Background:
Transfer RNA from a Lachnospiraceae bacterium, 73 nucleotides, folded computationally. The sequence was found in a public genome assembly.
[in-house]
RNA sequence: GCGUCUGUAACUCAGUUGGUAGAGUAACCGGCUUUUAACCGGUAGGUCUUGGGUUCAAAUCCCAAUAGGCGCA
Numbered sequence: 001g002c003g004u005c006u007g008u009a010a011c012u013c014a015g016u017u018g019g020u021a022g023a024g025u026a027a028c029c030g031g032c033u034u035u036u037a038a039c040c041g042g043u044a045g046g047u048c049u050u051g052g053g054u055u056c057a058a059a060u061c062c063c064a065a066u067a068g069g070c071g072c073a
Stems, first nucleotide, its partner, number of pairs: 001072007010025004019056001027043005049065005
């Protein structure tokens, strides 16, 4: 340089046919327990990497940029 895949909560990841985003772990609060752990319930946490385009509506489709993985040179 070319090709390809990935970027979503603090971390690991879902997200279907475009209809405004969820789980587990972690954190915090509570229950249970003599206490801790475990277990149970709840709360908070997101400009969905960035910019533009299409659309009534974009995490999702299109283009470019950017970061990382893999392959080729």
Rfam family: tRNA. The family's RNA type in Rfam is transfer RNA. From the family's description: Transfer RNA (tRNA) molecules are approximately 80 nucleotides in length.